[in-house]
Context: one part of a larger RNA
RNA sequence: AGUUGAUAAUGGAUGCCCUGGGUAUUCAUGCCGAGGAAGGACGUAUAUGACAGCGAUAUUCGUCGGGGAGGAGUCAUAAUCCUGUGAUCCGGCGGUUUCCGAAUGGGGAAACCCGUCUAGUGAAGAACUAGUCAAUGUACGAUGAAGAUAACCGAAAGGUUGGGAUAGUCGUAUGUAGGAUACCGGGCGAACUGAAACAUCUCAGUAGCCUGAGGAAUAGAAAUCAAGUACGAGAUUCCGUCAGUAGCGGCGAGCGAAAGCGGAAAAGUCUAAACCACAGCGCAAGUUGUGGGGUUGUAGGGCUUUCGAUCUGGAAUGCAAUUGGUGAUAACAGAAUACCGUGGAAUAGGAAACCAAAGAACGUGAAAGUCGUGUAUGUGAAAUUACCAAUUCUCCUAGAGAGUUCCUAAGUACCAUGGACCACGAAGGGUCUGUGGGAAUCUGGGUCAACCACGAUCCAAGACUAAAUACAUGAAUGCACCGAUAGUGAACAAGUACCAUGAGGGAAAGGUGAAAAGCACCCCGGAAGGGGAAUGAAAUAGUACCUGAAAUUAUCAACUA
Numbered sequence: 001a002g003u004u005g006a007u008a009a010u011g012g013a014u015g016c017c018c019u020g021g022g023u024a025u026u027c028a029u030g031c032c033g034a035g036g037a038a039g040g041a042c043g044u045a046u047a048u049g050a051c052a053g054c055g056a057u058a059u060u061c062g063u064c065g066g067g068g069a070g071g072a073g074u075c076a077u078a079a080u081c082c083u084g085u086g087a088u089c090c091g092g093c094g095g096u097u098u099c100c101g102a103a104u105g106g107g108g109a110a111a112c113c114c115g116u117c118u119a120g121u122g123a124a125g126a127a128c129u130a131g132u133c134a135a136u137g138u139a140c141g142a143u144g145a146a147g148a149u150a151a152c153c154g155a156a157a158g159g160u161u162g163g164g165a166u167a168g169u170c171g172u173a174u175g176u177a178g179g180a181u182a183c184c185g186g187g188c189g190a191a192c193u194g195a196a197a198c199a200u201c202u203c204a205g206u207a208g209c210c211u212g213a214g215g216a217a218u219a220g221a222a223a224u225c226a227a228g229u230a231c232g233a234g235a236u237u238c239c240g241u242c243a244g245u246a247g248c249g250g251c252g253a254g255c256g257a258a259a260g261c262g263g264a265a266a267a268g269u270c271u272a273a274a275c276c277a278c279a280g281c282g283c284a285a286g287u288u289g290u291g292g293g294g295u296u297g298u299a300g301g302g303c304u305u306u307c308g309a310u311c312u313g314g315a316a317u318g319c320a321a322u323u324g325g326u327g328a329u330a331a332c333a334g335a336a337u338a339c340c341g342u343g344g345a346a347u348a349g350g351a352a353a354c355c356a357a358a359g360a361a362c363g364u365g366a367a368a369g370u371c372g373u374g375u376a377u378g379u380g381a382a383a384u385u386a387c388c389a390a391u392u393c394u395c396c397u398a399g400a401g402a403g404u405u406c407c408u409a410a411g412u413a414c415c416a417u418g419g420a421c422c423a424c425g426a427a428g429g430g431u432c433u434g435u436g437g438g439a440a441u442c443u444g445g446g447u448c449a450a451c452c453a454c455g456a457u458c459c460a461a462g463a464c465u466a467a468a469u470a471c472a473u474g475a476a477u478g479c480a481c482c483g484a485u486a487g488u489g490a491a492c493a494a495g496u497a498c499c500a501u502g503a504g505g506g507a508a509a510g511g512u513g514a515a516a517a518g519c520a521c522c523c524c525g526g527a528a529g530g531g532g533a534a535u536g537a538a539a540u541a542g543u544a545c546c547u548g549a550a551a552u553u554a555u556c557a558a559c560u561a
């Protein structure tokens, strides 16, 4: 010096564990905000650093219910208090709710500064307290210019007068604003990429940005499809299929339907116009408003006339009321075991019982149906609330024939041309649209994939509409999901510490023991630490704490050169 072994040290792997995560299904719920939100700042306890709660009534207040012995949140104690005159705690409804923040009296470098007016306190013009004062839309009311206009005066410049109007100003009432991870409607809208390069094309109407709404949103009651010589369907939405089909496509890369069929869910309505009545304005023509009327394609409606009926059906179109029922937001009752020895401890073992509509689960000093919380089952609400049903009130809803030819959505349909969307890239069809042109009125008009004819089918240019669907949150239940370098970034004061001017980036870190019983007392030491003693089943379980691998280090021993 090396090798091996033993004993220690260091280290924190492994094993075991779970108040944390992941994921799926089912059910329920779904907007908040000027009555000041979301999100924050600062305070608030006897002592108070952090988290959580709360707001100068501050670790809380009132009330109505529940509940029944301890309690004053946790880390985490000490002191002092509260409590059968029912506390703490749980739930319903209220109260308070500083300052910032849309932030709204003005300002501002958010959580600060400075005001106005009214009322009050005050000796006060100081100071304080309570309120008030932003912008903007709509409706109504009040006030109300200049200019223009009319008349008159004037040579002109201009002046005087009159009426109404508008802008503006003020008041009252009622809205808006800002936020919300996802889902939804609308607008704007890439590129990398693929095409083995690249330009049409693709990625993709995606990402992103803007804007708007709701618990869902959108869509939606046919100018729809279908069929092709004549069957038919009957609003929309979603799922499966049709089908990687028909097609589109530098016919490249790629893109990619629909009808139909099978399901989920089902629901249909209201205006404009013709005509009538009333009211306002206007000299009138007329026009505006309110009410009635009316709403479709086998055409319907109006008007005139003839006949018939007084029922029937319905309400999402009712923020209606009352009653009842079922739920939600606290809860309540709830069966059955003792002994022996081992052990620190019995839930394990032994030998015997019992319950079971309850042998789900968790906890308890080892493994518990019968110890605790519970579970099966049954019961329960003063208050608030959801849904369902009934009743009441309210509202909606009807025919047949004849005549007449009054109405049936106009810069619209349609055409040309340019573009976008339809799976469809202009050859062509449909939908929407910029520019230009520009109808008809039922003997009418659109569609049926160029176009024409026949035939079929539907009725545009107004509006509303639940459910099936999407997403989020909560609860319950499950898992051949993870088990602390895993699983969320986060099992711990985690979006924390820390980094960055900022946008933003972003950790590490779990385990004594059944119970702190967390080592009184003595000794060494300045302390740290250690040796005794004590606790404990165990202290090589001593808070640097379960287990305690390896690298590495120390001591001792053996061996080798």
Base pairs, nucleotide, nucleotide: 001560002559003558004557005556006555007554008553009552015546016511017510020482021481022479023478024477025476026475027474028473029472030471031179032178039100040099041098042055043054044053046078047077049075050074051073052059061094062093063092064091065090066089070082071081072080105114106113107112115133117131118130119129120128121127135176136175137174138173139172140171141170142169143168149162150161151160152159153158183214184212185211186210187209188208194201198250224233225232237264238263239262240261241260247255248254268464269463270462271409275292276291277290278289279288280287281286297442299408300407301406302404303403304402305401306400307399313396314395315394318393320392321391322390323389324388325387326386327385328384329383331379332378333377337352339350340349353370354369355359361373362372363371414437415436416435417434418433419432420431421430422429444459445458446457447456448455498505499504518545521532522531523530524529